[in-house]
Context: one part of a larger RNA
């Protein structure tokens, strides 16, 4: 509980779709619910407000008057709302283009690690700060050929691109979403936001079935150390991978909700368009969309932000209200579980 706020002090929901609700472009006519205005009734007295007045003053008393609200009724029509019609700038179709690790499925490729077989070859290899555990004369390491299997895609690669967010990176094909540019022929406010709701949602984790090269919680051993349940080393199982189903959380971050309009410039970069010039490609000028840096006004406690705002305004949603107790307890809902979500109080400073 009025307010004041939410980049870093407490505070933006992880992200989208969308229901109710809230809010909503230009214009004409109409209506009169909101709005404004008049009248009447009511609004008991006391009290309250205002103006007087009486006790010496005050408290107190007395007189007058006002008053919101409610109801009925008359009027106004600018604004909001309702109704009807029109418009094109908001929004959305259409057509023509080019860009992209956007998503899903199937297939394919090369490098590397590991393992297996065979050849060459011989005493070491490996590892560290130094070592040791470990591997190796049953022939290792190294090197050559062939094979198996899994996972990840070097260079290109870029404060480059795409996606609502999480996120997405070898190549080919198929299916599929979105954005951008140009034309201005179509619809005619169809819009914005969004409590609940529904969906998506890294990693880890869980269930069932596969798979398992490398890496690697747990675990074992070797070191280090006063100790060493660690850091380092040798191994190594879940897991990491696939399919289907759950979980629903992260410093899910730009620690910055979404939308619209307005407000100096400069300089990179990505996509598309126009102009000038040219044989043509560049160069140069310019428009839109994205993504960076610098910077004025303004803002800010400062740092900083600064057309991708944290500036100037409006609309809608979420959230905060001293620290600890505590994101705990209890209850509800969800989950197989782990737990998630909602979310206190006593007490204490």
């Nucleotide at each position: 509980u009025u307010g004041g706020g939410c980049g870093u002090a407490a505070a933006g929901g992880g992200c989208g779709c969308g229901u109710a609700g809230g809010c909503g472009g230009c214009u004409a006519u109409u209506u009169a619910a909101g709005u404004c205005u008049g009248a009447u009734g009511u609004g008991a007295a006391a009290g309250u407000g205002c103006g007087g007045u009486g006790c010496u003053u005050a408290a107190c008393g007395c007189c007058g008057u006002a008053a919101a609200g409610c109801a009925u009724u008359g009027g106004a029509a600018a604004c909001u709302g309702g109704a009807u019609g029109g418009c094109u700038u908001g929004a959305g179709g259409a057509c023509a283009g080019g860009a992209g690790a956007g998503g899903g499925a199937a297939g394919u490729g090369g490098a590397a690690u590991u393992c297996c077989a065979c050849g060459u070859g011989u005493a070491g290899c490996g590892g560290u700060g130094a070592a040791a555990u470990g591997c190796g004369u049953a022939g290792a390491u190294a090197u050559g050929u062939g094979g198996a299997g899994g996972a990840a895609c070097a260079c290109c690669a870029g404060u480059g691109g795409c996606g609502a967010a999480g996120g997405c990176g070898a190549c080919u094909u198929c299916c599929u979403g979105g954005a951008c540019u140009g034309u201005a022929g179509c619809u005619g406010a169809c819009g914005c936001u969004g409590a609940g709701g529904c969906g998506c949602g890294a990693a880890a984790g869980c269930g069932u079935g596969g798979g398992g090269a490398g890496c690697a919680a747990a675990c074992a051993g070797g070191a280090u150390u006063a100790g060493a349940u660690a850091c380092c080393c040798u191994g190594g199982u879940a897991g990491u991978c696939c399919a289907c189903g759950c979980c629903g959380u992260a410093a899910a971050c730009g620690a910055u909700g979404a939308g619209u309009g307005c407000u100096a410039g400069g300089u990179g970069u990505a996509g598309a368009g126009g102009g000038u010039a040219u044989c043509g490609a560049c160069c140069c000028c310019u428009u839109c969309u994205g993504u960076g840096c610098c910077g004025c006004a303004g803002u800010u406690a400062a740092c900083a932000c600064a057309a991708u705002a944290a500036g100037c305004a409006c609309u809608c949603c979420g959230c905060c209200u001293g620290g600890g107790g505590a994101g705990u307890a209890c209850g509800g809902c969800c989950g197989c579980a782990a737990g998630g979500u909602u979310g206190a109080a006593a007490c204490u400073c």